Record summary:
This is a predicted structure of a 77-nucleotide RNA (transfer RNA) from Saprospiraceae bacterium UBA7328. Rfam family: tRNA. About the family: Transfer RNA (tRNA) molecules are approximately 80 nucleotides in length. By type it is a transfer RNA. The coordinates come from a structure-prediction model, not an experiment, and the mean pLDDT is 81.

């Protein structure tokens, strides 16, 4: 450098293959419980769906480019 795959909450992953409001677990915060903690229970916070553009009535989902990560092949003696 060519080709292929991936990028969604702090972390690990969903989201019926385009349909309206993007969720779950965990972590964190608050409360209950407890002599105090842990555990448990209840509630809450947390999102530019990597970025930009395009298609569409409608995009996390489709298309193009860029960035980042991984794999593979080639180059390099």
């Nucleotide at each position: 450098g060519g080709c292929c795959c991936c990028g969604u909450a702090g972390c690990u992953c969903a989201a019926c293959u385009g349909g309206a409001u993007a969720g779950a677990g965990u972590a964190c915060c608050u409360g209950a419980c407890u002599a105090c903690g842990a555990a448990u229970c209840a509630g809450g916070c947390g999102g530019u769906u990597a970025c930009a553009a395009g298609u569409u009535c409608g995009a996390a989902u489709c298309u193009u480019g860029u960035c980042g990560g991984g794999g593979u092949c080639a180059c390099c003696a």